[in-house]
């Protein structure tokens, strides 16, 4: 003197995942916020295969299966043999549109044979992982600072 690490504190990313009170205070309730699922009419929608019964190209009951759905952007097609390529989707230091270019993601988990939409109403959730000037410019309108 640099570098790496750790531990606090301020700024900020991605997400719905936040602020405020109270009270028995490392919890917990409770209002506001932001977010998800269930749920009518109308409208859409009516798997297969097997046995048996019967009023028989239908219906009804057992069986069998490669069902169906949700949150998220995270799907979808090619080839390949488990990695590539593409679309289409999603992210990127003042907030929002718009518009090029650049860089990056395209996972994971849950429900358990069952949910289309859905007014009223019913119900849950507020996690978690990262950053160290953290992508660059044009317009256009807010907004902060000096």
């Nucleotide at each position: 003197c640099u570098a790496a690490a750790u531990u606090u504190g301020u700024c900020g990313c991605c997400g719905a995942a936040g602020u405020u009170g109270u009270g028995u205070u490392u919890c917990a309730c409770a209002a506001c916020a932001c977010g998800g699922g269930g749920g009518a009419a109308c409208c859409a929608g009516u798997u297969u295969c097997c046995u048996g019964c019967g009023g028989a190209u239908c219906g009804c009951a057992g069986g069998a299966c490669c069902g169906g759905g949700g949150c998220u952007u995270a799907u979808c097609u090619g080839a390949a043999u488990u990695u590539c390529a593409g679309a289409a989707g999603a992210a990127g230091a003042c907030u929002u549109c718009u518009u090029c270019g650049c860089u990056u993601c395209c996972a994971g988990c849950c429900c358990g044979u069952c949910a289309g939409c859905u007014a009223a109403c019913c119900u849950c959730g507020u996690a978690g992982g990262c950053g160290c000037c953290a992508c660059g410019a044009a317009g256009a309108a807010g907004g902060g600072c000096a």

The prediction has a mean pLDDT of 77.
This is a predicted structure of a 146-nucleotide RNA (c-di-AMP riboswitch aptamer (ydaO/yuaA leader)) from an Acidobacteriota bacterium.
It matches the Rfam family "c-di-AMP riboswitch aptamer (ydaO/yuaA leader)". On this family, see Barrick et al., Proc Natl Acad Sci U S A 2004: "New RNA motifs suggest an expanded scope for riboswitches in bacterial genetic control".
Of the family's consensus pairs, 96% are formed in the model.